[in-house]
Context: one part of a larger RNA
RNA sequence: UUGCAGUUAAAAAGCUCGUAGUUGGAUUUCGGGAUAGAAUGCACGGUGGGCCGCAAGGUUUUACUGGACGUUCUGUUCUUCCUUCUGUAGACCACCGUUGUUCUUAACUGAAUGGCGGCCGGGAUGCAGAUCUUUUACUUUGAAUAAAUUAGAGUGUUCAAAGCAGGCAUUUGUUUGAAUACGUUAGCAUGGAAUAAUGGAAUAGGAUUUUGGUCCUAUUUUGUUGGUUUCUAGGAUCGAAAUAAUGAUUAAUAGGGAUAGUUGGGGGCAUUAAUAUUUAAUUGUCAGAGGUGAAAUUCUUGAUUUAUGAAAGAUUAACUUCUGCGAAAGCAUUUGCCAAGGAUGUUUUCAUUAAUCAAGAACGAAAGUUAAGGGAUCGAAGACGAUCAGAUACCGUCGUAGUCUUAACCAUAAACUAUGCCGACUAGGGAUUGGAGGAUGUUCUUUUCAUGACUCUUUCAGCACCUUAUGAGAAAUCAAAGUCUUUGGGUUCUGGGGGGAGUAUGGUCGCAAGGCUGAAACUU
Numbered sequence: 001u002u003g004c005a006g007u008u009a010a011a012a013a014g015c016u017c018g019u020a021g022u023u024g025g026a027u028u029u030c031g032g033g034a035u036a037g038a039a040u041g042c043a044c045g046g047u048g049g050g051c052c053g054c055a056a057g058g059u060u061u062u063a064c065u066g067g068a069c070g071u072u073c074u075g076u077u078c079u080u081c082c083u084u085c086u087g088u089a090g091a092c093c094a095c096c097g098u099u100g101u102u103c104u105u106a107a108c109u110g111a112a113u114g115g116c117g118g119c120c121g122g123g124a125u126g127c128a129g130a131u132c133u134u135u136u137a138c139u140u141u142g143a144a145u146a147a148a149u150u151a152g153a154g155u156g157u158u159c160a161a162a163g164c165a166g167g168c169a170u171u172u173g174u175u176u177g178a179a180u181a182c183g184u185u186a187g188c189a190u191g192g193a194a195u196a197a198u199g200g201a202a203u204a205g206g207a208u209u210u211u212g213g214u215c216c217u218a219u220u221u222u223g224u225u226g227g228u229u230u231c232u233a234g235g236a237u238c239g240a241a242a243u244a245a246u247g248a249u250u251a252a253u254a255g256g257g258a259u260a261g262u263u264g265g266g267g268g269c270a271u272u273a274a275u276a277u278u279u280a281a282u283u284g285u286c287a288g289a290g291g292u293g294a295a296a297u298u299c300u301u302g303a304u305u306u307a308u309g310a311a312a313g314a315u316u317a318a319c320u321u322c323u324g325c326g327a328a329a330g331c332a333u334u335u336g337c338c339a340a341g342g343a344u345g346u347u348u349u350c351a352u353u354a355a356u357c358a359a360g361a362a363c364g365a366a367a368g369u370u371a372a373g374g375g376a377u378c379g380a381a382g383a384c385g386a387u388c389a390g391a392u393a394c395c396g397u398c399g400u401a402g403u404c405u406u407a408a409c410c411a412u413a414a415a416c417u418a419u420g421c422c423g424a425c426u427a428g429g430g431a432u433u434g435g436a437g438g439a440u441g442u443u444c445u446u447u448u449c450a451u452g453a454c455u456c457u458u459u460c461a462g463c464a465c466c467u468u469a470u471g472a473g474a475a476a477u478c479a480a481a482g483u484c485u486u487u488g489g490g491u492u493c494u495g496g497g498g499g500g501a502g503u504a505u506g507g508u509c510g511c512a513a514g515g516c517u518g519a520a521a522c523u524u
Base pairs, nucleotide, nucleotide: 004495005494006493007476008475012492014363016361017360021356022355023354026249031079032078033077034076035075036074037073038072039071040070041069044066045065046064047063048061049060050059051058052057084130085129086128087127088126089125092122093121095118096117097116098115099114100113101112102111103110135197136196137195138192139191141189142188150181151180154164155163166175167174168173207243208242209241210240211239212238213237214236216234217233218232254353255350256349257348259345260344262342263341267338268337269336270335273316274315277312278311279310281308282307284305288299289298324331325330368409369408370407371406372405373404378402382398383397384396385395420491421490422489424483425482427467428466429465432462433461434460435459436458437457438456439455441454442453443452471478472477497524498523499522506517507516508515509514
């Protein structure tokens, strides 16, 4: 590993990318025919035996044997090359002689079957030497693997744990043991060729067969010795021609790209709007206004309130949804620009390009940090008023940092669907968002087409929901949390009683705050 768990009990990294790693779609020899042998089944016979019968004959199978038709196994062969050569030995077949036997013929005419010799031709039956061969995993068998131990055979240690002894005869003797199995990785040899990898011919520098150059080497044979050059044989190398079904699997409800019309509160930059708030100005009136459970702090040099325009910074109501987009965080005034994305459609293209991912990287609410700007609102800290036994709080009035923008850090959240990602299957329903298809459907105009908006319907892709589980679960519940003791689709991460503790220490990152990694003693 087989064989745990991860919604809520411990446990899915906040999210995406991504190298190593792991895993990875289908497709290429399947079939058919002939034949030899072995085993076996079985119609139907023959011989022998047994039994019955005077006999004719019948019956039965423990024997032998013939045999049609099957079945299984092992070979050979064709469709479909199993390396190719050179020697060498040998078997068989064919051929040519020769010689017997039997039959036959007019006849060494012909047939069958033997012996001997020769020879060229055909071969995997060895041996030797060259020449090459896709390479592995896997599996079969074998050799090889210390003993003791273990399992296990034999054996009356008196039994047994043990031991490797012992048993028969009894005068010297004789005789049997001291088995076997297991021994997993690696290595060696061997049969198999399913499965999984891997290789081959695309700028043919490809295969095969001829053929012509160039260069090198030199064994034999030309009576001998020497020289040169051919021929011939063997390398190497450069052309030419011919042969071939000449050579590219398919186009995954895998993936990428192109393209068409769309779609979205996705992103960035600019632009624009809306009301509210606060402030200051002007204005009308007036003694209260605020605020609360009740009050008070507070404001009344005209507050509060009314009106008029103004400025500032923030925000984006209603529409707003079990709706959309985005990897997540997140995203909602108008318009323009910029690049990007999804789904859908397609008789478009490439052809395995893919999935998941240690290391590594991008983004990452709020708070916080640094430097600028801005500071309307709200508002940690702080001040005061209340409340109260007390109140360092809840309530109220002020109010600094902050809240907003820019440039940089930080990297965490109940970053939650507390549910990793990819793929397949398993069930019914109606809504809805986006695309596409269909309908003699409805409707707007102006009167018909087109559009557009609706209605019905099909389909792909989404966000969700409802009902049921012959499924799952401890249950709550869940179409996934199902297809799990009937346990293996691929891949990553994490957990192993409660505390101590996300602490100490070390490392690393950070300006810091802190982040990541991360114990133990002890306790229960």
Molecule: small-subunit ribosomal RNA, central domain
Organism: metagenome